[in-house]
This is a predicted structure of a 483-nucleotide part of an RNA (small-subunit ribosomal RNA, 3' major domain) from a metagenome. Rfam family: Bacterial small subunit ribosomal RNA. Rfam links the family to the GO terms structural constituent of ribosome and ribosome. The full RNA is in RNAcentral, with records from SILVA. The prediction has a mean pLDDT of 82.
Context: one part of a larger RNA
RNA sequence: UGACGGGGGCCCGCACAAGCGGAGGAGCAUGUGGCUUAAUUCGAUGCAACGCGAAGAACCUUACCAGGGCUUGACAUGUAGCUGCACGCCCCCCGAAAGGGGGGAAGCCCUCGAGGGUGCUACACAGGUGCUGCAUGGCUGUCGUCAGUUCGUGCCGUGAGGUGUUGGGUUAAGUCCCGCAACGAACGCAACCCCUGUGGUUAGUUGCCACCGGCGGUGAUGAGCCGCCGAGCACUCUAGCCAGACUGCCCGUACAAGCGGGAGGAAGGUGGGGACGACGUCAAGUCAGUAUGGCCCUUACGUCCUGGGCUGCACACGUGCUACAAUGGCCGGUACAGAAGGAUGCAAUGCCGCGAGGCGGAGCAAAUCCCCAAAGUCGGCCUCAGUUCGGAUUGGAGUCUGAAACUCGACUCCAUGAAGUUGGAUUCGCUAGUAACGGCGCAUCAGCUACGGCGCCGUGAAUACGUUCCCGGGCCUUGUACA
Numbered sequence: 001u002g003a004c005g006g007g008g009g010c011c012c013g014c015a016c017a018a019g020c021g022g023a024g025g026a027g028c029a030u031g032u033g034g035c036u037u038a039a040u041u042c043g044a045u046g047c048a049a050c051g052c053g054a055a056g057a058a059c060c061u062u063a064c065c066a067g068g069g070c071u072u073g074a075c076a077u078g079u080a081g082c083u084g085c086a087c088g089c090c091c092c093c094c095g096a097a098a099g100g101g102g103g104g105a106a107g108c109c110c111u112c113g114a115g116g117g118u119g120c121u122a123c124a125c126a127g128g129u130g131c132u133g134c135a136u137g138g139c140u141g142u143c144g145u146c147a148g149u150u151c152g153u154g155c156c157g158u159g160a161g162g163u164g165u166u167g168g169g170u171u172a173a174g175u176c177c178c179g180c181a182a183c184g185a186a187c188g189c190a191a192c193c194c195c196u197g198u199g200g201u202u203a204g205u206u207g208c209c210a211c212c213g214g215c216g217g218u219g220a221u222g223a224g225c226c227g228c229c230g231a232g233c234a235c236u237c238u239a240g241c242c243a244g245a246c247u248g249c250c251c252g253u254a255c256a257a258g259c260g261g262g263a264g265g266a267a268g269g270u271g272g273g274g275a276c277g278a279c280g281u282c283a284a285g286u287c288a289g290u291a292u293g294g295c296c297c298u299u300a301c302g303u304c305c306u307g308g309g310c311u312g313c314a315c316a317c318g319u320g321c322u323a324c325a326a327u328g329g330c331c332g333g334u335a336c337a338g339a340a341g342g343a344u345g346c347a348a349u350g351c352c353g354c355g356a357g358g359c360g361g362a363g364c365a366a367a368u369c370c371c372c373a374a375a376g377u378c379g380g381c382c383u384c385a386g387u388u389c390g391g392a393u394u395g396g397a398g399u400c401u402g403a404a405a406c407u408c409g410a411c412u413c414c415a416u417g418a419a420g421u422u423g424g425a426u427u428c429g430c431u432a433g434u435a436a437c438g439g440c441g442c443a444u445c446a447g448c449u450a451c452g453g454c455g456c457c458g459u460g461a462a463u464a465c466g467u468u469c470c471c472g473g474g475c476c477u478u479g480u481a482c483a
Base pairs, nucleotide, nucleotide: 001483002482003480004479005478007477008476009475010474011473012472013471015467016466019430020429021428022427023426026322027321028320029319030318031317032316033315034313035312042053043052064308065307066306067305068304069303070302073125077124078123079122080121081120082119089104090103091102092101093100094099108116109115127297128296130295131294132293136291138286139285140284141282143280148187149186150185151184152183153182154163155162156161167178168177169176193274194273195272196271198243199242200241201240202239203238204237207233208232212230213229214228215227216226217225218224246268249262250261251260252259253258324423328382329381330380331379332378333377334376341370342369345364346363350359351358352357389420394415395414396413397412398411399410400409436459437458438457439456440455441454442453
């Protein structure tokens, strides 16, 4: 100087407490361990591995296994020779294919010295998801969005080092103020960036429809209402610019910084959210994303193909979904989104099918067309039961994608109806448009094991006395036989 303490002081954080909803019990999905296997490819392993790499494992992917093939190779560059014909195409044979063998038709560009392209042969070489993340780059996780980490000069100390950065206040903050042998500065904090909340302005189509005009329907040829067209840009909206918030104003308090209250305001003391992650820590993670040193393989540890496996199942754990019901289930009527996506694409009206879906195809490269809610609400049934709860499992019949759904796809219909009556010890998330509940969209993608991930909107709470305790962290101080 640090680190540590079941030392002390001060202070934070959904850390506890106060609440709400879960997990741990059940079924299923998914990941992992284990076991099994010819193979069940590899990696990730406390927090910070385990719906993780995987934003798509039937073939492909694929790295694994079995079998069958190839050897300058599936891919790149170069040299030499041959071919002057390409590769390819057609036919036949072996074959599961890959591949191998045989035959045939046509037959390169050319500034024709040559050169170029292609194929074959040979040689340099290619190739390796083989090893080492403890040789590395890059990227990432984590402490932690925590408030810290340092430097120059000066001063102090023999020196390591200290001071500054400590102290008194204050803040979300090493934020700011005051003080001080320190004075300044840098990386962090904050702000500058994006979204959102208010207003103004510009613009008005594909958006909007108030006023005005016309037409049609319903009313009594009326009023009103509904629809269409015109006209219009008021409004909504879209998307550019600008304004707005600064403790600016008032009161109290304080030396100040600030704090408490108030006014005005759409918004008030960082308005809400995002992006943004200091010096460093964990020889943290990744040689399988790519790059890369070294080592290793070279008729194989390379490469092609067929089939299988990654989906195996006595079991154990993590993360989820669905439930156990009446704040519910079922049936019928009816209302309201946002954000995305759309050309081998999204697909309306219509017709067929109980349905998945099929037929057909208007419109739309889309503020124009398409894809577009559910919880809610109104009415009815069920009346506490393993049930009109729950839907696993299984049988049958189908639809769709795709060469191909046996291993191993999703979905539909009929039948079947399992466990489950609120879950031990223990444990997780969340402080507001949050939790909880409800649906919708997208990426990947032929299809899909998505209940995952990333977004979007709808409905919309409870609680926080407080900081003694648990966990993590910051500052000061103290002890130490630790470095």